Annotation
TPP riboswitch aptamer (THI element) from Salibacterium aidingense DSM 18341, 111 nucleotides, folded computationally.
[in-house]
RNA sequence: GAAGUCCACUAGGGGCGCUGUCACAGCUGAGAUAAGGAAUGUCUUAAAUUCCUUGGUCCCUUUGAACCUGCUCUGGUUAGUACCAGCGAAGGGAAGUGGAGCCGGCAAAAC
Numbered sequence: 001g002a003a004g005u006c007c008a009c010u011a012g013g014g015g016c017g018c019u020g021u022c023a024c025a026g027c028u029g030a031g032a033u034a035a036g037g038a039a040u041g042u043c044u045u046a047a048a049u050u051c052c053u054u055g056g057u058c059c060c061u062u063u064g065a066a067c068c069u070g071c072u073c074u075g076g077u078u079a080g081u082a083c084c085a086g087c088g089a090a091g092g093g094a095a096g097u098g099g100a101g102c103c104g105g106c107a108a109a110a111c
Base pairs, nucleotide, nucleotide: 005100006099007098008097009096010095011061012060013059014058015057016056017027018026019025020024033055034054035053036052037051038050039049040048067092068091069090073086074085075084076083105111
């Protein structure tokens, strides 16, 4: 000084939020989901909460801020538990193969 990058296939991980006048419409965004079942609750129901299964969609896979916990946290902002920043050199969190490119061994190829 350069590189630590990109693509493909297969496999895997995760989210589907907030608000309203709730049919539907609005906000941010990559995305902001549909169907079914079970449990809790309940005088019987209902509302509500939790868990499971299947399909869809978008994102992420250790080079790991996809996503979860902390967290309906702290500050700001707002119609808003959303959004922005902090928390975060915190704790967790799912990979293999092949190709291209680049650097070095090396002048070159294989490796």